[in-house]
Predicted 3D model of a 72-nucleotide RNA (transfer RNA) from a Minisyncoccota bacterium. Rfam family: tRNA. The coordinates come from a structure-prediction model, not an experiment, and the mean pLDDT is 80.
RNA sequence: GCUCCUGUAGUUCAACGGAUAGAACAGACCCCUCCUAAGGGUCAGAUCUAGGUUCGAUUCCUGGCAGGAGCA
Numbered sequence: 001g002c003u004c005c006u007g008u009a010g011u012u013c014a015a016c017g018g019a020u021a022g023a024a025c026a027g028a029c030c031c032c033u034c035c036u037a038a039g040g041g042u043c044a045g046a047u048c049u050a051g052g053u054u055c056g057a058u059u060c061c062u063g064g065c066a067g068g069a070g071c072a
Stems, first nucleotide, its partner, number of pairs: 001071007010025004018055001027043005048064005
């Protein structure tokens, strides 16, 4: 330099083009307990970026950025 893949809560993963973007673990608070662990409840927390298509984009298209793989 060329080709391909990936990018969503702190982490690991979901989400036919259409519901308030969902779950597990982690976090905060509460309940339970003599205390801790376990268990139960509540809360907070995310779509890499700029455009395009569309009535509607996490999803489709293009550029960029970041990471990974292959070739040279």